[in-house]
Formats: sequence, C1' cells, structure tokens
RNA sequence: CGAUGAGGUAGAGGUGCGCUUAUCAUGACUAACAUGUGUGAGGAUGACAACGAAGACCAUAUGUGAAAGGGGUAAGUGCCGAAGUACUCAAUUAGUCAAUAGUUGAGUAUUGGUGUAUUUCUGAACAAGGGGUACACUCUCGCGUGAGAAGCGGGGAGCUACUGAUCGA
Repeated sequence: CGAUGAGGUAGAGGUGCGCUUAUCAUGACUAACAUGUGUGAGGAUGACAACGAAGACCAUAUGUGAAAGGGGUAAGUGCCGAAGUACUCAAUUAGUCAAUAGUUGAGUAUUGGUGUAUUUCUGAACAAGGGGUACACUCUCGCGUGAGAAGCGGGGAGCUACUGAUCGA
C1' cells in the first nucleotide's frame, strides 16, 4: 500500500426512536352486576367442570357501570437498528384440555429518517401503525463539479473518525 470479515470503540442525521409516569379521548351509554317483564329448555366453538323448571340461556326496560389491547399530549429517562412491522415457536394468563386472545422471550423476513396522497395488510376503528407506488424534505456514500452547485444512482449488513486481526506485496 492492497485484500478479507455482519471485527472493536466513538460519532452524526431530526417534525429521529424506545421505555416509564401523569393525563385525555376511544373502547362504551359496551362487558358485567341488580331489579322488573316476556318466553319456557337447554345455552356457549368441541369435550369436561360449573349453571339451569327455586326458570338458566335469550329478548326487552330501568338503575349502577368498567377494564385490557391499540392511540393523542406532556414530563422524565435511555438511546442513534435507535427501533418498527408481519409471521413462526416456546413460556405464561384467561376453571381444565383443544381452539382463540393477551403478555414476555427467541427466531425468520423486511424497512436509512420525516411528511403528504393513494393502495393493501394489522386493527373495534373515520384512531394509529407496517409494506407497495408517486411526490416533497432530509441524512449519507458514489458519479459529477472550481464548489457542500444542478442532475443521476445506492441505502442502516449503511455512513464518518480511530483502531485490532488475518493474508499478500
């Protein structure tokens, strides 16, 4: 000097990301509970347990009346693959097994960040979010340049600085 590897440490992006707490709406004038009325035998995803003619379940009226998951805002805090999203598996919770749903962890795939429009997926959702497409802004590298110009292309397994290891000259 060159080559190789998801090597190590530090750093940058900006309407940047996560977490915690508080608060607000949604969920919902719902679930559930109590009482009245109607009906009258089973009701619920399968089985068991439990409940049920001392009237269950269901419908309706009145009264009481939530919560979780998912969000907005503020503060604090940890950060810059920060982290998000989808799927799968495991543990755990919902009376038990299965199914399903919630939480946690792991794995696989995918996304540089933000905004707007549209489409699709997740979602109770006209909330919010993920992917695709288009546009704009932005960070960075390459080409380009007198130039941090215009323009074009790539994208976090990236970029910048320092540095270790191995191999070659």